[in-house]
RNA sequence: CCAGAGGGUUGGGCGGCCGCCGGCGUGCUUGCACGCGGGAGGAAAGUCCGGGCUCCACGGAACGACGGUGCCGGGUAACGCCCGGCGGGGGCGACCCCAGGGACAGUGCCACAGAGAGCAGGUCGCGACGGCUUCGGCCACGCGAAGGUGAAAGGGUGCGGUAAGAGCGCACCGCGGGCCCGGCAACGGGAACGGCAGGGCAAACCCCACCGGGAGCAAAACCGAAUAGGGAUGGCAUACGGGCCUGUUCCGGCCCGCCGUCCGGGUUGGUUGCUUGAGGCCGGCAGCAAUGCCGGUCCUAGAGGAAUGGUCGCCCAUCCCCGCAAGGGGUGGACAGAACCCGGCUUACAGACCCUCUGGCCUA
Numbered sequence: 001c002c003a004g005a006g007g008g009u010u011g012g013g014c015g016g017c018c019g020c021c022g023g024c025g026u027g028c029u030u031g032c033a034c035g036c037g038g039g040a041g042g043a044a045a046g047u048c049c050g051g052g053c054u055c056c057a058c059g060g061a062a063c064g065a066c067g068g069u070g071c072c073g074g075g076u077a078a079c080g081c082c083c084g085g086c087g088g089g090g091g092c093g094a095c096c097c098c099a100g101g102g103a104c105a106g107u108g109c110c111a112c113a114g115a116g117a118g119c120a121g122g123u124c125g126c127g128a129c130g131g132c133u134u135c136g137g138c139c140a141c142g143c144g145a146a147g148g149u150g151a152a153a154g155g156g157u158g159c160g161g162u163a164a165g166a167g168c169g170c171a172c173c174g175c176g177g178g179c180c181c182g183g184c185a186a187c188g189g190g191a192a193c194g195g196c197a198g199g200g201c202a203a204a205c206c207c208c209a210c211c212g213g214g215a216g217c218a219a220a221a222c223c224g225a226a227u228a229g230g231g232a233u234g235g236c237a238u239a240c241g242g243g244c245c246u247g248u249u250c251c252g253g254c255c256c257g258c259c260g261u262c263c264g265g266g267u268u269g270g271u272u273g274c275u276u277g278a279g280g281c282c283g284g285c286a287g288c289a290a291u292g293c294c295g296g297u298c299c300u301a302g303a304g305g306a307a308u309g310g311u312c313g314c315c316c317a318u319c320c321c322c323g324c325a326a327g328g329g330g331u332g333g334a335c336a337g338a339a340c341c342c343g344g345c346u347u348a349c350a351g352a353c354c355c356u357c358u359g360g361c362c363u364a
Base pairs, nucleotide, nucleotide: 001360002359003358004357005356006355007354008353009352010351012315013314014313015312016311017310018309020039021038023036024035025034026033027032028031041335045346046345048344049343050342051341052340053216054215055214056213066212067211068210069209070208071085072084073083074082075081086100087098088097089096090095101207102206106205107204108201109200110199125143126142127141130139131138132137155173156172157171158170159169160168174196175194176193179190180189181188182187220272221271222270223269230263231262232261233260234259235258236257241256242255243254244253245252279298280297281296282295283294284293285292286291316333319330320329321328322327
């Protein structure tokens, strides 16, 4: 210098004017004025996990159903998150990816192709002995090496062996159960033995282990008018009328009315919940790390039909155009917008900067 890998920071700056939403102070006419100070993010997003908080349900425990998680160890309030390791796969490498328990508990599936896909199969073939023969072969028998299909064909390669073959024998690799060693463990290593056994799929049912009440701040709590309606009670009127008690009539009973007081529910509205929290920053210690502990320091939006905006000037990036170049002109800031809070994951993101590492080339 070129090509790459891992991680982190930032994501317009300064100033003027006019606004919007909270806070504090002062003034008074008590809801206005003035002054000071604060006002979006790394993802505020998706609402996918885990919690806090609130209400509802619930006597405890076990089992079952349903849902979720699934190598080992650690971290954490907790997690499906994070860290470290193991195993498998990819890359020359830095490094990256993996839902990674159980297939002799049982059931099921294995498309297409192929002769044959589960307790195998017999296509094309190879081959002594035997039988037949029209002398080309055919039948029976032995075999599963070679060819072919497939994701997968009952270990692989090589040598020996044989009529031809085959773990039939041997060497190496793989595999199996036990043993020894290392490791907390997942797992790794080793020597001997066994001739090799019932292939794969559990992101198919299932089995095993562990975890799990439900709904969500429009949760929930409080204050509470006017009008209408409900209940209790007092007074007035019980005259006319209406309804019910029986189909009709009469008699009788009950209710429907007006005014006042009290009670309870409750709409608009107001207040709380509402931001100090598993909090941020700096330093030290322990630890490989995630993280924990200690000390110092800081307070950093709280709206709610929902504020955080608009405009102007100067400057720095980006992009476009002209130019061989120096330079000139134009454009105008990526993704995005809090809504109870916190820890994660995932997704979106123009550009700029920093750290560590890998491979290659050149020079000393």
Predicted 3D model of a 364-nucleotide RNA (Bacterial RNase P class A) from Sphingomonas flavalba. Its Rfam family is "Bacterial RNase P class A". The family's RNA type in Rfam is ribozyme. Model confidence (mean pLDDT): 75 of 100. A source record names the gene rnpB. Lineage of the source: Bacteria > Pseudomonadota > Sphingomonadales > Sphingomonadaceae > Sphingomonas. The sequence is in RNAcentral, with records from ENA.